[in-house]
RNA sequence: AGGCGAUAAAGGCAAACCUGUCGAAAGACAGGGACGCAAAGCCACAAAUCUAAGGUUCGGAAGGAACUACGAUGGUUGGGCUGCCGCC
Numbered sequence: 001a002g003g004c005g006a007u008a009a010a011g012g013c014a015a016a017c018c019u020g021u022c023g024a025a026a027g028a029c030a031g032g033g034a035c036g037c038a039a040a041g042c043c044a045c046a047a048a049u050c051u052a053a054g055g056u057u058c059g060g061a062a063g064g065a066a067c068u069a070c071g072a073u074g075g076u077u078g079g080g081c082u083g084c085c086g087c088c
Base pairs, nucleotide, nucleotide: 002088003087004086005085012037013036017032018031019030020029021028022027035075041081042080043079045078046077047076048073049072050071054068055067056066057065058064
């Protein structure tokens, strides 16, 4: 420097759910809690998924309908950047 993650040690993260706060929502954050994770560390670049406040259109109108991300998910996949330990 590269490859790999079967085993061990040191440690790390924390799903669902509950409480509180923020948000139109999706969801996020904090505390509790552990389903799992060798990148479950970081980046919305590609795809995917979720939401639809605002906007556009329809509608006589509605607290109606359709479309729409500039909002989200890195614990959906790919890609990029970085990193602990062990083995080769």